Bacterial RNase P class A from a Gammaproteobacteria bacterium, 379 nucleotides, folded computationally.
RNA sequence: AGAGCCGACUCGGCAAUCGCUCUAUCUAUAUUAAUAGGUAGGGAGGAAAGUCCGGGCUCCACAGGACAAGGUGCCAGGUAACGCCUGGGGGGCGAAAGCCUACGGAAAGUGCCGCAGAAAAUAUACCGCCUAAGCGCGCCAAUCUCGGUUGGGGCGCCGGUAAGGGUGAAAUGGUGCGGUAAGAGCGCACCGCGCCGUUGGCAACAGCGGUGGCAGGGUAAACCCCACCUGGAGCAAGACCAAAUAGGGGGGCAGGCGGCGCAAGCCGCAACGUGUGGUCCGCAUGGCUCCCGGGUAGGUUGCUCGAGGUGCACGGUGACGUGCAUCCCAGAUGAAUGAUUGCCCACGACAGAACCCGGCUUAUAGGUCGGCUCUCCCA
Numbered sequence: 001a002g003a004g005c006c007g008a009c010u011c012g013g014c015a016a017u018c019g020c021u022c023u024a025u026c027u028a029u030a031u032u033a034a035u036a037g038g039u040a041g042g043g044a045g046g047a048a049a050g051u052c053c054g055g056g057c058u059c060c061a062c063a064g065g066a067c068a069a070g071g072u073g074c075c076a077g078g079u080a081a082c083g084c085c086u087g088g089g090g091g092g093c094g095a096a097a098g099c100c101u102a103c104g105g106a107a108a109g110u111g112c113c114g115c116a117g118a119a120a121a122u123a124u125a126c127c128g129c130c131u132a133a134g135c136g137c138g139c140c141a142a143u144c145u146c147g148g149u150u151g152g153g154g155c156g157c158c159g160g161u162a163a164g165g166g167u168g169a170a171a172u173g174g175u176g177c178g179g180u181a182a183g184a185g186c187g188c189a190c191c192g193c194g195c196c197g198u199u200g201g202c203a204a205c206a207g208c209g210g211u212g213g214c215a216g217g218g219u220a221a222a223c224c225c226c227a228c229c230u231g232g233a234g235c236a237a238g239a240c241c242a243a244a245u246a247g248g249g250g251g252g253c254a255g256g257c258g259g260c261g262c263a264a265g266c267c268g269c270a271a272c273g274u275g276u277g278g279u280c281c282g283c284a285u286g287g288c289u290c291c292c293g294g295g296u297a298g299g300u301u302g303c304u305c306g307a308g309g310u311g312c313a314c315g316g317u318g319a320c321g322u323g324c325a326u327c328c329c330a331g332a333u334g335a336a337u338g339a340u341u342g343c344c345c346a347c348g349a350c351a352g353a354a355c356c357c358g359g360c361u362u363a364u365a366g367g368u369c370g371g372c373u374c375u376c377c378c379a
Stems, first nucleotide, its partner, number of pairs: 001375010012344007020043010045350001049361002052359005057234004064281004069230005074088005089103001090101004104225002109223002111219003126165002128161003134157004139152005173191006192214001193212008238301004248292006256269005272286004308327008
C1' cells in the first nucleotide's frame, strides 16, 4: 500500500418564524370536569416491517388426567422463557482470519434408490483372465515298419474368478506386498470397522493399548422409534358509566324414576345438553341450540414506572449476574412530529409507534471507531 474477515456506534446538522400533540402548573369563563390563553418540560426505528417464535397482562375459570395432534433435537451454560444467545464437540467450506450446520436413532419395523448396468438384495457375471482334471473338433513338430507314441498351442463345452475394464451418485472395505492355474482378507503390514480395557474432559467427544479377518451400502428435510416441551382466546382481551330498543316473533332437543312432604318444594340416580382447539374419563352446571326482526356503535379506563435505560465496581473465557449511583425517555384514536427560509456537508438509503417486552428473519445509502488474516514493497 492492497485484498479480506469479525465487532460496535450513528441514521443529516445548525438557526429563525408559524403550526400540531401529551404532561405539570397558573389565569379567565364556566360548573360537574369543558373551553381559551400563559409558563416549563417531552414527542417514531435499527429495523417501528414480517406476524415467525417466546412471554408479561386480561378473560374463560375454582379447572384435573389420559390419548391424539403439534413443536424442538450434539454437549454444557445464560435467560422470565424460547425454535433465541454464549462457550465447547463432530461434520463441511476456505490458503487463513473466519463462515455454515434440518447434528438423537438405520442392530425395532416398513418404504424408496429412476435410467444405465450382469447385478442396487432372497444378489451377481457383459467384456476380460485362467483352464490343473474331464469331453468333442482339428493344427504343428519330432520319432517310428503303416498303425501309433511324445510334446506344444488353438476353438468349443464343462469348470474357476470378481483383482483389471465398462455402467452409474453409489458395485460389496481401501493401499501395498506375498501367494495362486488365474484371482480373492487367501495371508501379512498400515488405515477403516466391531468388541474390550485405559487416560483426559461435568459432558458431547478426543487419545492410547489389546483383540477379531470382520462384510452389502445410502436415505429419517421419508413413514417410524426415542427424549424433552405444549389448555384456549386475545387490548377489536377486559372493566366501568351513560343512552336507546321490541318484556319482539318462529322452530328443534331434554325434564324419566325413587325418597321426604298436605302442597310449594327439597334430595338422590339416570338420560340429554352446556362449560375458549379434538376424543375419552372426571368435575361443575340446568336449560341448550337454529332462523327472522329491532336498538346501541357514545364516553372513561386498560395506556405506559418497565423481566426499564445509563454510568461505575466486582465475578465470569463468554452470554450474563450482583451491588451502588443516577434518569423518566411518545401515548395518538379518521389517527399528533408539519410548513417556510437561510447556512453547512459526507448530499442522507430502507422506511412511521397503536397493550408491552425478549428474540429471529427480511430491506438498507453513507459515515466513524476497534480488532484479526494474507500478499507486496521499504527500513

The source organism's lineage runs through Bacteria, Pseudomonadati, Pseudomonadota and Gammaproteobacteria. The coordinates come from a structure-prediction model, not an experiment, and the mean pLDDT is 77. It matches the Rfam family "Bacterial RNase P class A". For this family Rfam cites "Ribonuclease P: unity and diversity in a tRNA processing ribozyme" (Frank and Pace, Annu Rev Biochem, 1998). Its family is annotated with tRNA processing, dimeric ribonuclease P complex and ribonuclease P activity in the Gene Ontology. It was read from a public genome assembly, where an Rfam model found it.